Molecule: SAM riboswitch aptamer (S box leader)
Organism: Mariprofundaceae bacterium
RNA sequence: AGUUUAUCCAGAGCAGUGUAGGGUUACAGGCCCGUUGAUACUGCGGCAACCACCUCAAGUUAUGUAUAACAAGAAGGAAUGGUGCCAAUGCCUGCUCAGUGUUUUUAGCUGAGAGCGAUAAUGU
Numbered sequence: 001a002g003u004u005u006a007u008c009c010a011g012a013g014c015a016g017u018g019u020a021g022g023g024u025u026a027c028a029g030g031c032c033c034g035u036u037g038a039u040a041c042u043g044c045g046g047c048a049a050c051c052a053c054c055u056c057a058a059g060u061u062a063u064g065u066a067u068a069a070c071a072a073g074a075a076g077g078a079a080u081g082g083u084g085c086c087a088a089u090g091c092c093u094g095c096u097c098a099g100u101g102u103u104u105u106u107a108g109c110u111g112a113g114a115g116c117g118a119u120a121a122u123g124u
Base pairs, nucleotide, nucleotide: 001124004121005120006119007118008117013044014043015042016041017040021033022032023031027094028093029092030091045086046085047084050082051081052080053077054076055075056073059070060069061068062067063066090116095113096112097111098110099109100108
């Protein structure tokens, strides 16, 4: 770099450095954050529980037949290690479909999907 799978409306902030923009593809439109110092970086703290870990365990295998090894998982635990995260749903919308709405066509609203993106695990 790319593949596959899962998740993305829950949760969790202080201090220091530093300066004018920031909201993670880009762009556009909204809305918001920011000189009461944001974003970023550093330190410490915290959240969560993907992986490692522990327990349980359908079951599978082996043999000297009651033991051993392995082990799916809508199960439970812990927070030691590997990541991640700590404004707002991934801040919202953009494309498609369905519903609603309208005399009709729109707008708007609701839901589903696609696409893009992020994170983890996993292979190449």